Predicted 3D model of a 485-nucleotide part of an RNA (small-subunit ribosomal RNA, 5' domain) from Solanum bulbocastanum.
The prediction has a mean pLDDT of 84.
Its Rfam family is "Bacterial small subunit ribosomal RNA".
RNAcentral holds the full RNA, with entries from SILVA.

Context: one part of a larger RNA
RNA sequence: GGAUGAACGUUGACGGCAUGCUUAACACAUGUAAGUCGGAUGGGAAACACGAGAAAUGGUGUUUCUAGUGGCGGAUGUGUGAGUAACGCGUAAUAGCCUGCCCUUAGGAGGGGAACAACAACUUGAAACGGCUUCUAAUACCCCGUAGGCUGAGGAGAAAAAGGAGGAAUCCGCCCGAGGAGGGGCUCACGUCUGAUUAGCUAGUUGGUGAGGCAAUAGCUUACAAUGGUGAUGAUCAGUAGCUAGUCCGAGAGGAUGACCAGCCACAAUGAGACUGAGACACGACCCAGACUCCUACGGGAGGCAGUAGUGGAGAAAUUUCUGCAAUGGGCGAAAGCCUGACAGAGCAAUGCCAUGUGGAUGUAGAAGGCCCACGGGUCGUGAACUUUUUUUCCUGGAGAAGAAGCAAUGACGGUAUUUGGGGAAUAAGCAUCGGCUAACUCUAUGCUAGCAACCGCAGUAAUACAGAGGAUGCAAGCGUUAUC
Numbered sequence: 001g002g003a004u005g006a007a008c009g010u011u012g013a014c015g016g017c018a019u020g021c022u023u024a025a026c027a028c029a030u031g032u033a034a035g036u037c038g039g040a041u042g043g044g045a046a047a048c049a050c051g052a053g054a055a056a057u058g059g060u061g062u063u064u065c066u067a068g069u070g071g072c073g074g075a076u077g078u079g080u081g082a083g084u085a086a087c088g089c090g091u092a093a094u095a096g097c098c099u100g101c102c103c104u105u106a107g108g109a110g111g112g113g114a115a116c117a118a119c120a121a122c123u124u125g126a127a128a129c130g131g132c133u134u135c136u137a138a139u140a141c142c143c144c145g146u147a148g149g150c151u152g153a154g155g156a157g158a159a160a161a162a163g164g165a166g167g168a169a170u171c172c173g174c175c176c177g178a179g180g181a182g183g184g185g186c187u188c189a190c191g192u193c194u195g196a197u198u199a200g201c202u203a204g205u206u207g208g209u210g211a212g213g214c215a216a217u218a219g220c221u222u223a224c225a226a227u228g229g230u231g232a233u234g235a236u237c238a239g240u241a242g243c244u245a246g247u248c249c250g251a252g253a254g255g256a257u258g259a260c261c262a263g264c265c266a267c268a269a270u271g272a273g274a275c276u277g278a279g280a281c282a283c284g285a286c287c288c289a290g291a292c293u294c295c296u297a298c299g300g301g302a303g304g305c306a307g308u309a310g311u312g313g314a315g316a317a318a319u320u321u322c323u324g325c326a327a328u329g330g331g332c333g334a335a336a337g338c339c340u341g342a343c344a345g346a347g348c349a350a351u352g353c354c355a356u357g358u359g360g361a362u363g364u365a366g367a368a369g370g371c372c373c374a375c376g377g378g379u380c381g382u383g384a385a386c387u388u389u390u391u392u393u394c395c396u397g398g399a400g401a402a403g404a405a406g407c408a409a410u411g412a413c414g415g416u417a418u419u420u421g422g423g424g425a426a427u428a429a430g431c432a433u434c435g436g437c438u439a440a441c442u443c444u445a446u447g448c449u450a451g452c453a454a455c456c457g458c459a460g461u462a463a464u465a466c467a468g469a470g471g472a473u474g475c476a477a478g479c480g481u482u483a484u485c
Base pairs, nucleotide, nucleotide: 002485003484004483006482007481008480009479010478013356015354016353017352018351019349020348026312027311028310030309031308032307035072036071037070040069041068043066044065045064046063047062048061049060050059052057078268079267080266081265088192089191090190091189093187097184098183099182102180103179104178105177107175108174110144111143112142113141120133122131123130150157151156163172164171165170193239194238195237200230201229202228206226208224209223210222211221212220242264243263244262246257247256248255249254270289271288273286292303293302294301295300320346322345323344324343328342329340330339331338332337359389360388361387369380370379371378372377394423395422396421397420398419399418403413430475431474432473433472434471435456436455441470442469443468444467451458452457
C1' cells in the first nucleotide's frame, strides 16, 4: 500500500446493488415453514331446484364442504459445520449393481372371495390416548387361472393386474418385459494440515474354504484350518480441520483463506435402533435410554427453532414476531385450484462497492472580526456580504409503467421507477494529521509535571513532538483507531 461477513470513537444528505450471530451444534415463549386428490372410496353435513303427499315427511338432480379408508408427496426444498485427516473431498477411471415419477417400445388385465376403519351402541381415563360388540365400500387385501421375462445342467418350478370420467369418440390410470434419460450405491490410481519431546501397530487383524447376507462386490457376518498384513516414501498415536470451484495479497514464484453464491459430504437436543418405501436408518415420522423443560386429579402424559420471524444468554459484534404467491421453481390434482417463511419483495444497519449532491458566475472598500507582527504591515481571503443565475437534490400538484406468459382476466413490490408543472440557494461537512519516516508552522500556556508515542524519541522556562488557538495538509459522507491476512 491492498483486503475484511469486521468492531470501536466521532460525524452523517441522498440513490442503486450487494451483505448482515465469525462467539454458546447454548436454552427457547408465540405464530408460521407439507400438503394435496371427492374424476380411487363408503358415509356424513349444508344450500338450491323439481316432482309426490292434506300434512308430518319422503324422493330425484345440481353445487359446496370433508373426519375416516386409499393414492402420491412429507428422502425435495431449508438450515448448520458439531463430527470427520477419511475414497470425506478434488481430478481421472472401472466393474459385479439399483432406480418412483419422465421418454421410446412389445404384450396383457379372465374368474372368485374374506375383511378392516369410518358410522352406531356400550365403556376406562384428569388428560394424552384407548377398550369391546355389530355392519360396510374401494385403484386397500387375499385365492384360482394365464405368462417370448425369472430360476434351473436337465426334468421341472415360482410369480401379475384396477379401475375412474364421459352419451360416445376418447382420455387418465393398472400389470409383466426391453431400451433410454436423469439420480444413486460400490471399487480403484493420484492429490489432500502439524507433531518423532508419538516407533512400532494389528487378532476379524491378512488371505483361503464352506455357509449366511446384500440391489451389488467384499471379513460385510459366521464356522474351520493357516499366520498373515502394515510401517522411516512416517504406520500407529496425539493435535487441529468440513472439502472444492473460488476469495484476498503478490510482477511472478508463492502465501493466506473457504463469509455470500455454486457442487459434494456430514448432522438435525444427546446416544442407539429398526419400520415403511423406488429412495431414509428419515430436521418439522416411529421405538428405547439417560439429560433438560412443561402439564397433572400423582395414576400418568407432552416437547425438541443448526427452517422463518422473534426471546433470553454469551459476546467488541450483527435486522422485522412485515407483504405476497404477481413472477420463477416445487408437491398434489383430469382440471379449476390448494399448499409453498423455497422464492419474489418491502423494513432496519454508511457494513461494503458504485453514483450524485451540499451550488455556479461576478465581486477589493482587499470591509468587520480572529491570528501573527519588525507596528510599516501580513494572513484567513474572492472566502463572506453585494449583484446575477440554475434547480441535481428538497417541498408541493399532474401523468404513470415494464416485469403478464396464454383470447380475456391476473402485479405483492407500488401510485414505486420514470416523466411533466409550480416554489425557493433554498434542506445537506466532517474526520485525522502538521519533529523525521510523511504532504502540512506559528503563538500562548505548561515546565521531566500534565501528557504524547508504530519506531527513533519529545517535555527539566524561549517545546514546529504535550494542551489550546490561528493557519496549513490529506481524505471526504465519511474519517481515524484496533484486530487479522